The RNA shown here (c-di-GMP-I riboswitch aptamer) has 84 nucleotides and comes from a Candidatus Rokuibacteriota bacterium. Its mean pLDDT, the model's own confidence on a scale to 100, is 80. Taxonomically the source falls in Candidatus Rokuibacteriota (Bacteria, Bacteria candidate phyla). Of the family's consensus pairs, 100% are formed in the model. It was read from a public genome assembly, where an Rfam model found it. It matches the Rfam family "c-di-GMP-I riboswitch aptamer". About the family: GEMM was predicted in a large-scale screen for bacterial structured RNA regulatory elements. Genes associated with GEMM are involved in a diverse array of functions, including chemotaxis regulation, signal transduction, secretion and chitin.
């Protein structure tokens, strides 16, 4: 380089869960703490889903903008060990 593995060994991260604060019109975000888990649970909002806010429609059950979510799936980049 590649492809495979994970809790072996040094490490990481921190739940769609719960406190406190704090931003946000919401969804949700940020900080601390607890940690369920996690071979990329390291970035990236590119394509699905999903969720919030707005507009049209009510002959509707749906369109169309906007944001939001990387621990929904997919798909880029980078990457520790350890085997082949």
């Nucleotide at each position: 380089u590649u492809c495979u593995g994970a809790a072996a060994a040094a490490g990481g991260c921190a739940c769609a869960c719960c406190c406190c604060g704090u931003c946000g019109u919401g969804a949700g975000g940020c900080g601390g703490g607890g940690u369920c888990g996690c071979a990329a649970a390291g970035c990236c909002g590119c394509g699905g889903a999903u969720c919030a806010g707005g507009u049209c429609a009510u002959a509707g059950g749906g369109a169309c903008c906007u944001g939001a979510c990387a621990g929904c799936c997919g798909g880029g980049c980078c990457g520790c060990c350890a085997g082949a």